């Protein structure tokens, strides 16, 4: 000095997919709500997978010390708003919500 990238708090914005069926609960009865089961559907809590590239190892080819290359295979590292759909979600409301913006906070880094 602390502006950048991250971290913590807060405010704001923020999509998708079933007004599905049956049963139970409640009620005089129905609806709503809640719970369970079943069949669909969604991807933007979380989670999982990997491409280029790259590291190492065996083997083969080439080269020859200002040399350190190339190829096959195997095992690692390796991103997401891609993929999976475990979890979660699935009328409206509400909640959640990757991500983005605003205001702050603590410190680190850099010079």
């Nucleotide at each position: 000095u602390u502006u950048a990238c991250g971290c913590c708090g807060u405010c704001u914005g923020g999509a998708g997919a079933g007004u599905u069926g049956c049963c139970a609960u409640u009620u005089a009865g129905u609806u709503c709500g809640u719970g369970g089961c079943a069949c669909g559907c969604c991807g933007a809590a979380g989670g999982a997978g990997c491409a280029a590239g790259u590291g190492c190892a065996c083997g083969c080819c080439a080269a020859c010390u200002a040399a350190g290359g190339g190829c096959u295979u195997g095992c690692g590292c390796g991103a997401a708003u891609c993929u999976c759909u475990c979890a979660g979600g699935u009328a409206c409301c509400g909640a959640g919500g990757a991500c983005a913006g605003g205001g702050g906070g603590a410190g680190c880094g850099g010079c």

About this RNA:
Glycine riboswitch aptamer from a Betaproteobacteria bacterium, 111 nucleotides, folded computationally. Rfam family: Glycine riboswitch aptamer. Rfam's curators write: This family represents the bacterial glycine riboswitch. Lineage of the source: Bacteria > Pseudomonadati > Pseudomonadota > Betaproteobacteria. The sequence was found by an Rfam model in a public genome assembly.